Predicted 3D model of a 462-nucleotide part of an RNA (small-subunit ribosomal RNA, 3' major domain) from a soil metagenome. Model confidence (mean pLDDT): 83 of 100. The RNAcentral record of the full RNA draws on SILVA. Its Rfam family is "Bacterial small subunit ribosomal RNA".

Context: one part of a larger RNA
């Protein structure tokens, strides 16, 4: 001077505790261990890996395996020789890379050549998702939005260092006030940005109908300003008032020095190392989707504040041109035809919704609950749904009657329950990211778990 205690004191946090709602017991979705297998590519592994990279593996992708090609190479630049038409387009041969034969058909320029591409050859090099995050940069993760890390002078001390940052009060805060060998300063914290609640001027298409709603821009408004009290003045606290809003309004963004030789050579860079007729590269098919089992996440359930039939209501945010598709006709139905409108506050996705509300049924039952699983017939993307896709009609109907030790998430417009939209995307979502409907319960408390702060004590430990 740190760490470290089953030392101590003060203090935070959904950290307990009070509540709700859930996992863990079914089924099925992913992801991962395993364990299979010619492969089941590679990486993430306590918190802080496991719906993690993957915002979407039939072929591509792709990095794995077989098999079959190819060697200046799929890709870039430059140098020598020849030689010439390449890209396209149809046809044979091959599963395919590839080969082969036909048409076609650059630019200057009268020829002669020459240029840009091509093709064989040769160099020099490409290439490598191979190794090592313990050689690195960038970029993340966590401690943690915790209140903390330090620096100049000064003074103290032999010196590591101390002081200032302790201490009395306060705060979400090293946040402010008071003291005080200490006086400043800096990174942080707070303000500054953006979203949202209130009102105002202004101006508005395609909203809306002359208020007002809506959309932009600009302003105003909260500052403990105001009263009362609370101690010893203060810092601030407590109640009030007036307000759309109080005492950080309410949510984002924003992450100090630093720690985990934390994560990433597989996003990219990048050193060193290894392969260069192969560890490169191209095609077909197969694998990434396997399946005695084990664990995390989640969907859907177990049903009567509930299922199923009718019938009727109210939404935000979005997104549309190799696109979003109305109206109407066919179909039960996914879908098809149809083409109008729309580069979009105009059209359409889209009556934009469900949960909800009415009215009937079902009666406690493995059922009119549950839908898993499996036949069959069918729809749609795609060259191509067997390996391996999403939906629809019938038919079949499993486990499952609320879940053991345990253990999650959440303090209000939230949990929860309840639809929509969007990236990704030819297709494909129970993940994700984002929107609105409806709309709770409880918090005595700080003695216990867990994590963190700020003092101080103890140490054979740095």
């Nucleotide at each position: 001077u740190g760490a470290c205690g089953g030392g101590g004191a003060c203090c935070c946090g959904c950290a307990c505790a009070a509540g709700c709602a859930g996992c863990g017991g079914a089924g099925c979705g992913u992801g991962u261990g395993g364990u299979u297998u010619a492969a089941u590519u590679c990486g993430a592994u306590g918190c802080g890996a496991c719906g993690c990279g993957c915002a979407g593996a039939a072929c591509c992708u792709u990095a794995c395996c077989a098999g079959g090609g190819u060697u200046u190479g799929a890709c870039a630049u430059g140098c020598c020789u020849g030689c010439u038409g390449a890209g396209c387009c149809a046809c044979c041969a091959g599963c395919g890379a590839u080969g082969g034969u036909g048409g076609g058909g650059c630019c200057c320029a009268c020829c002669a050549g020459g240029g840009a591409g091509g093709c064989a050859g040769g160099c020099a090099c490409a290439g490598g998702u191979g190794c090592u995050g313990c050689a690195u940069g960038g970029c993340u993760g966590u401690c943690g939005u915790c209140a903390g890390c330090u620096c100049g002078u000064g003074c103290c001390g032999u010196g590591a260092g101390g002081u200032g940052u302790u201490g009395g009060g306060u705060u979400a805060a090293g946040u402010c006030c008071c003291g005080c060998a200490a006086c400043g300063a800096g990174c942080g914290c707070a303000a500054c940005c953006c979203c949202u609640g209130u009102c105002g001027u202004c101006g508005g298409u395609u909203a809306c109908u002359u208020u007002g709603u809506c959309c932009g821009a600009c302003g105003a408004g909260a500052c403990u300003g105001c009263c009362a009290c609370g101690a010893g003045u203060a810092a601030c606290g407590u109640g009030g008032a007036g307000g759309a809003a109080g005492g950080c309004g309410g949510g984002g963004a924003u992450g100090a020095c630093g720690u985990c030789a934390a994560g990433u050579c597989a996003g990219c860079a990048c050193g060193g190392c290894c392969c260069u007729u192969a560890c490169g590269u191209c095609c077909u098919g197969g694998g990434c989707g396997a399946c005695a089992c084990a664990c995390a996440c989640g969907c859907u359930a177990c049903a009567a504040u509930g299922g199923c039939u009718g019938a009727g209501a109210c939404a935000a945010c979005g997104g549309g041109g190799u696109g979003c598709c109305a109206a109407c006709c066919c179909g039960c139905g996914a879908g098809g035809g149809g083409c109008a409108g729309c580069c979009a506050a105009u059209c359409c996705c889209a009556g934009c919704a469900a949960a909800c509300u009415c009215a009937g049924u079902c009666g406690u039952a493995g059922u009119u609950c549950g839908g898993a699983u499996u036949g069959c017939a069918g729809g749609c993307u795609g060259c191509a749904a067997c390996c391996c896709g999403c939906c629809u009609g019938c038919a079949u109907g499993a486990a499952g009657c609320c879940g053991g030790a345990g253990u999650u998430g959440c303090u209000a417009g939230u949990a929860a329950c309840c639809g929509u939209g969007g990236g990704u995307c030819a297709g494909c979502a129970u993940a994700c990211c984002a929107c609105g409907g409806u709309g709770a319960a409880u918090a005595c408390g700080u003695u216990c778990c867990c994590g963190g702060g700020u003092c101080u004590u103890g140490u054979a430990c740095a």